Source information:
The RNA shown here (SAM riboswitch aptamer (S box leader)) has 117 nucleotides and comes from Emergencia timonensis. The coordinates come from a structure-prediction model, not an experiment, and the mean pLDDT is 80.
């Protein structure tokens, strides 16, 4: 970098340093920001991969193995404004009929994990 797959409306800081931008990319909108953006550190959240532990069931070499369940949080990631901030493509419903608007569903793109090339 590519492929497969799961999830993406919950949750998380009156901290320290920094010092002007930021919300993935393009376009349009709408926001955040000197009452401090961004980045780093610390702290926290969550439970994707899971250590260890518990319970139930099954197998048997009677102490191990396997399956499942609900907890937990030591480790590997991730995350900590707004739905992935919203729209962009397709379809449906309602509405309008001069160009519409709103809602829903799906796709695309993206993010994160796990597995693979």
């Nucleotide at each position: 970098u590519c492929c497969u797959u799961a999830u993406c409306a919950a949750g998380a800081g009156c901290g320290g340093c920094u010092g002007a931008g930021g919300g993935a990319a393009u376009a349009g909108g709408c926001c955040c920001g000197a009452a401090g953006a961004u980045g780093c550190c610390c702290a926290g959240c969550a439970a994707c991969c899971u250590a260890g532990g518990u319970g139930u069931c099954a197998g048997u070499u009677u102490a191990c193995u396997g399956a499942c369940a609900g907890a937990a949080a030591a480790g590997g990631u991730g995350c900590u404004a707004a739905a992935u901030c919203c729209u962009a493509c397709a379809g449906a419903a309602u509405u309008a009929u001069c160009u519409u608007a709103u809602u829903c569903u799906g796709a695309a793109a993206g993010a994160u994990g796990a597995g693979g090339a």